A computed fold for a 1414-nucleotide RNA from Oryza latifolia, annotated as small-subunit ribosomal RNA. Taxonomically the source falls in Oryza (Eukaryota, Poales, Oryzoideae, Oryzinae). Its mean pLDDT, the model's own confidence on a scale to 100, is 84. The RNAcentral record of the sequence draws on SILVA. Rfam family: Bacterial small subunit ribosomal RNA. Gene Ontology terms of the family: structural constituent of ribosome and ribosome.
RNA sequence: AGAGUUCGACCCUGGCUCAGGAUGAAUGCUGGCAGCAUGCUUAAGACAUGCAAGUCGAACGGGAAGUGGUGUUUCCAGUGGCGAACGGGUGAGUAACGCGUAAGAAACUGCCUUUGGGAGGGGAAAUUUGCCCAAGGAGGGGCUCGCGUCUGAUUAGCUAGUUGGUGAGGCCAUAGCUUACCAAGGCGAUGAUCAGUAGCUGGUCCGAGAGGAUGAUCAGCCACACUGGUACUGAGACAUAGCCCAGACUCCUACAGGAGGCAACAGUGGAGAAUUUUUCGCAAUGGGCGAAAACCUGACGGAGCAAUGCCGCGUGGAGGUGGAAGUCCCACGGGUCGUCAACUUCUUUUCUCGGAGAAGAAACAAUGAGGGUAUCUGAGAAAUAAGCAUCAGCUAACUCUGUGCCAGCACCCGUGGUAAGACAGAGGAUGCAAGCGUUAUCUGGAAUUAUUGGGCGUAAAGCAUUUAUAGGUGGCUUUUCAAGUCCACCGUCAAAUCCCAGGGCUCAACCCUGGACAGGCAGUGGAAACUACCAAGCUGGAGUACAGUAGGGGCAGAGGGAAUUUUCGAUGGAGCCGUGAAAUGCAUUGAGAUCCAAAAGAACACCAACAGCAAAAGCACUCUGCUAGGCGGACACUGACACUGAGAGACGAAAGCUAGGGGAGAAAAUGGGAUUAGAGACCCUAGUAGUCCUAGCCGUAAACGAUUGAUACUAGGUGCCGUGCGACUCGACCCGUGCAAUGCUGUAGCUAAUGCAUUAAGUAUCCUACCUGGGGAGUGCAUUCGCAAGAAUGAAACUAAAAGGAAUUGACGGGGGACCGCACAAGUGGUGGAGCAUGUGGUUUAAUUCGAUGCAAAGCGAACAACCUUACUAGGGCUUGACAUGCCACGAAUCCUCUUGAGAGAGAGGUGCCUCGAGAACACGAACACAGGUGGUGCAUGGUUGUCGUCAGCUCAUGCCGUAAGGUGUUGGGUUAAGUCUCGCAACAAGAGCAACCCUCUUGUUUAGUUGCCACUAUGAGUUUGGAACCCUGAACAAACCGCCGGUGUUAAGCCGGAGGAAGGAGAGGACGAGGCCAAGUCAUCAUGCCCCUUAUGUCCUGGGCGACACACGUGCUACAAUGGGUAGGACAAAGGGUCACGAUCUCGUGAGGGUGAGCUAACUCCAAAAACCCAUCUGCAGUUUGGAUUACAGGCUGCAACUCACCUGCAUGAAGCCGGAAUCACUAGUAAUCACCGGUCAGCCAUAGUUCGGUUAAUCCGUUCCCGGGCCUUGUACACAUAGCCCGUCACACUAUAGGAGCUGGCCAUGUUUGAAGUCAUUAUCCUUAAUCGUAAGGAGGGGGAUGCCUAAGACUGGGCUUGUGACUCAAGUGAAGUUGCAACAAGGUAGCCGUAUUGGAAGGUGCGGCUG
Repeated sequence: AGAGUUCGACCCUGGCUCAGGAUGAAUGCUGGCAGCAUGCUUAAGACAUGCAAGUCGAACGGGAAGUGGUGUUUCCAGUGGCGAACGGGUGAGUAACGCGUAAGAAACUGCCUUUGGGAGGGGAAAUUUGCCCAAGGAGGGGCUCGCGUCUGAUUAGCUAGUUGGUGAGGCCAUAGCUUACCAAGGCGAUGAUCAGUAGCUGGUCCGAGAGGAUGAUCAGCCACACUGGUACUGAGACAUAGCCCAGACUCCUACAGGAGGCAACAGUGGAGAAUUUUUCGCAAUGGGCGAAAACCUGACGGAGCAAUGCCGCGUGGAGGUGGAAGUCCCACGGGUCGUCAACUUCUUUUCUCGGAGAAGAAACAAUGAGGGUAUCUGAGAAAUAAGCAUCAGCUAACUCUGUGCCAGCACCCGUGGUAAGACAGAGGAUGCAAGCGUUAUCUGGAAUUAUUGGGCGUAAAGCAUUUAUAGGUGGCUUUUCAAGUCCACCGUCAAAUCCCAGGGCUCAACCCUGGACAGGCAGUGGAAACUACCAAGCUGGAGUACAGUAGGGGCAGAGGGAAUUUUCGAUGGAGCCGUGAAAUGCAUUGAGAUCCAAAAGAACACCAACAGCAAAAGCACUCUGCUAGGCGGACACUGACACUGAGAGACGAAAGCUAGGGGAGAAAAUGGGAUUAGAGACCCUAGUAGUCCUAGCCGUAAACGAUUGAUACUAGGUGCCGUGCGACUCGACCCGUGCAAUGCUGUAGCUAAUGCAUUAAGUAUCCUACCUGGGGAGUGCAUUCGCAAGAAUGAAACUAAAAGGAAUUGACGGGGGACCGCACAAGUGGUGGAGCAUGUGGUUUAAUUCGAUGCAAAGCGAACAACCUUACUAGGGCUUGACAUGCCACGAAUCCUCUUGAGAGAGAGGUGCCUCGAGAACACGAACACAGGUGGUGCAUGGUUGUCGUCAGCUCAUGCCGUAAGGUGUUGGGUUAAGUCUCGCAACAAGAGCAACCCUCUUGUUUAGUUGCCACUAUGAGUUUGGAACCCUGAACAAACCGCCGGUGUUAAGCCGGAGGAAGGAGAGGACGAGGCCAAGUCAUCAUGCCCCUUAUGUCCUGGGCGACACACGUGCUACAAUGGGUAGGACAAAGGGUCACGAUCUCGUGAGGGUGAGCUAACUCCAAAAACCCAUCUGCAGUUUGGAUUACAGGCUGCAACUCACCUGCAUGAAGCCGGAAUCACUAGUAAUCACCGGUCAGCCAUAGUUCGGUUAAUCCGUUCCCGGGCCUUGUACACAUAGCCCGUCACACUAUAGGAGCUGGCCAUGUUUGAAGUCAUUAUCCUUAAUCGUAAGGAGGGGGAUGCCUAAGACUGGGCUUGUGACUCAAGUGAAGUUGCAACAAGGUAGCCGUAUUGGAAGGUGCGGCUG
């Protein structure tokens, strides 16, 4: 000294939380010793038992013990003296002269002390002792007073002996202390009264300090003693272990009556989270009494119990690696606990047992509870002695196992849903240590109440505005004074504590001595700058007068025209109105339209402006009257008269209220029509209150510049309004320069940023209002105001850890701009309707194996499911296994035959020229390690793939800007297919993407010619020979670059046109896919972590299934016909494949195909016939000579096998379908469309699929308004899981706390009435009495009892105030899982939002009026 937590990230604001210290503590686990302290914080609740205040015979009379007796001696009830008012306890009450501090006067004081006097006693005397009187002192208490001493205004008025005076009384003393009379005062916003809480202080804890909290132990003061009251005695009490009375409670009793008071010390039960022994001693210190010895002393000195705290010590030290055993981890190599242990050696604090043994004792002696204690010394054995918490971050310390949003953890953020460093256990580690954690409380951190030391445009926060009282603050000069201020001195602020120095216990804690400090209060003396006061001036602040000036400033009166509506009349004749589109509505009883006339009310176009005026609200047709304020000028007057402003007053938009008028337009409510799922809305048609005026009320708005008022200072530039001056002019401008108002821009500075910036949000001063996390809530209760609506003041319980501001990057918008794409448009052909094929869903099933599910699944994995495949199912089998490695044993390995079975398999027999050994392969057998798994998790993964998208985007280094996130570069002007290029620019370079490099096609050249090409011969076919010009094929080159010309563009990049050229602006096509996104797909291609199965989820076999079928969807094929179909004839390709293959030819069959087998390992031969097309002919618009589904029969091929379940052929049959609703797909040129051909997989094939190949060969593109997708710039945002986002209210359910509530109930306070114990005082012609006094005496004064009176405690009754608890029911609030209903807000949120008000509606909300821009 800080840290965590709001966000995708950033900076602020702001709360919550943590780390420190402390405690009279409690609690969990653990526990060796010593010293010093501390120990009922709760029930001021109740108490058994013991003890805590007595002493004096030297005050007195006397009694007793003892002794044979006397004396001495000892003890004592009673009278008397002194003490018992101290000491000890507690904190209930008390907000007070109670306490603290500093002063004061009017008075008292036992013992003590000083002095004087008196009368006594003892003694020979010196002298001593007690008593009385008086005056001082010290100490003590009583009284008065200044200042200080908690919270609440949702407590604002309180007071009747109250405030003062006079007389009297009373007291130790002053005093309304008491009383009679008189006066009407006294206190209060500087907080009276009332309510709540509380003993005060020295001090203690925290804090750097200021300060906050607290008031145990020790010390000072106060108060109390079961509750309440009263007095007596006494120097002192209204008295804790005294009296009296009343009350509650307890005990005894013979029932008449008595006794009691632990908040003394121990102790008991009770309450509580919680607090000790019914101990020893008067040895010390102190107290009482006494002449003294002595006695008494639960004060005190000690011991006991408790880790309750502080402090100290120990549980061993040194050496010791094969890094032992063992635990844990592991990459299986090792690492770690760890020199730790064992082992060797050393020491004895502590412990046990012995020996010696204090100080404290006070001048001879005696006297020690503690205590045989402290301490010293001898011996013994490492011997008797370590735990607790934590280990995700904050915060020092990490791994394994178990668990699987469970159990649990957690101060906060958070953790746990199968790989948890956060739970539990273990190993290890970290921290502290006889303690360690937790809980509670205080303080700190918190500058989070800010004096030191905060804020208020947007985060919480400037009153709507103004006038002004109290208060606060206040210009220049001089004087006085000394209140504030400053200086010096003096008194005090008890001791203890804290601090410093020194000393004593072995150290420390602890104790002792001295010093310092003590910010306050009071006094004395001084200074005079500043503030205040007094006095005198000044003119700069402020104001008055003067002559000017601008203005929607205010109030009142008068006048005006345009428009609207209505009415009368006229013309005229079919619609008008209204909307996105309509309808309601108006209209042949004449609307709308046009014209004339009349009436009414409200508002004043253009001018009009970031123009003006006003305190704000606000103010606009014109004129008049009255009236307020501002500004400039000149410089006459006053002379600080000023600023702000709690309370208070005034004014205060719109809506609203009361009463009376008025009512054209528009218009809450309301009716109707639309829209809609609904439409209590938006839109339309009608329409009332109100809007207007007069008189009153209300007192609020986003009443905003979200910015209080005043004063001064601090760069500029540029508008505009008012008014001066200078200069120049004939004049108007122009130019320069002041003051005042109002805008924009901008430097310094400030700010979290945005921004503000001489009109400050800058620099300073003064006054005032207001804020202190969000919600609950501007709500409840209470009070004031109001006719009401409501306004003002204004909480708490509870709840969650955030709520919020500014800015950044994205994403999104039913925001904007510019751009692209078969995206739309323009076209061509389809799908969606039919039949069939195929895939999917669903259903079914023993099984219909699994996966893929918007685009980006669905003729997809599957380039081929009859068995196999096959993963599914039924049944039958096997268990080291169908497959791999290792070990052991054994065997001719192998092969053949038979029986049985659906097969797998099971069983039986045989096989070598002979023998021995070794190795390899193979087969069999047994036990184990292990194999095996298309079992799970694609949300644990690798790899791979799809998608946006072949879209033009994605980044980095250095620099610069910004507190930062970030920005710049990459934006801007052009241009491109392109972040392609260029120009500009705080940027300058660069990377992987784009392009290019690669392949195919298109042209040419060169070269090479076989199986290809050409020629000759011949022609029915074939063969041979020759050639290299062409075609073709292969290879290598060339060619295209806006290169040339013109135009345009910025002399650029480029674009447009032209020439030449086979090809022209990327020549066409392909391969090639940046960084990222979708937890996208795949564990069933493969690989792989973890989990799971192991006579089964493995493996072998047979049959079945993957092919089911009411239905729905996708992708296709064939069609619906005449641009066609059938038949017959004729011509032209390219690219491929082929030896377990392709298969010519001939022949048989209607055909599929059978038989035969030439040729070809392929530019040679075969598949192979290309088809559409052309020509000829039939058909004549129909369910047909269209269409071919379906079905029956008969066949063929492949294959162990064709029923489930293949393909093909022939004959027969001849379904739907006549161009397809909403909707939707593909395509821009050799493309679409159409036509055939080939190959892959493959025994065969369900291929109409998929991949290629060529033939024929179109239409259209004006263009970017709209739909979809994409990138760029900009804008808004309450979104960041990013619009499939966020989010509001009602209703239903559960829980929680509050408020109201008929009431019920407990406590406290004070008032009134009544009764009135004890007691003081007063009175008393009543009763009793008489030592001290008076009197010779009688008797009196006096005393006591009784009675009466005043005061008065407790009690009773009465109506009140405050407050606690409880209460049927009710309203609103908060929190909850994934409920219901709508979709109000955030984007122009789909009707911009919000504020005030009124009204209305299930609800969010809607609408009217006025306002704001957030």